A computed fold for a 113-nucleotide RNA from a Bacteroidota bacterium, annotated as SAM riboswitch aptamer (S box leader). Rfam family: SAM riboswitch aptamer (S box leader). Its family is annotated with regulation of gene expression in the Gene Ontology.
[in-house]
RNA sequence: AUUUCAUCAAGAGUGGACGAGGGACUGACCCGACGACUCCACAGCAACCGGUUCCGAUGGCGAUCGGAAUGUCAGGUGCUCCAUUCAGAAACCCCCACGGGUGAAGAUGAACA
Numbered sequence: 001a002u003u004u005c006a007u008c009a010a011g012a013g014u015g016g017a018c019g020a021g022g023g024a025c026u027g028a029c030c031c032g033a034c035g036a037c038u039c040c041a042c043a044g045c046a047a048c049c050g051g052u053u054c055c056g057a058u059g060g061c062g063a064u065c066g067g068a069a070u071g072u073c074a075g076g077u078g079c080u081c082c083a084u085u086c087a088g089a090a091a092c093c094c095c096c097a098c099g100g101g102u103g104a105a106g107a108u109g110a111a112c113a
Base pairs, nucleotide, nucleotide: 003111004110005109006108007107008106013042014041015040016039017038021031022030023029025088026087027086028085043080044079045078047077048076049075050073051072052071053068054067055066056065057064058063084105091102092101093100094099
């Protein structure tokens, strides 16, 4: 890399550098010289991994599972404009219809490799 599983309508900015496109792709729509995107520093958020407190269950211990308003910490990744900006293959389910849901695609984390 591929694969598997989980989550993605909440949350969270200041300064500096660079200098033209960016939001994965298509269509739409938005952001951008009042400097976007990207990078750096500090800060913050809390999805996963990790640490840790309490309660319950199984249990001889170890350990495992579930819970706490969103337990708590912030070590490892990640994230800090607009719901993953909205819609989108084939297909399936609910509905008279509008519409809703599952999927698909993408992103992040963990595991295997």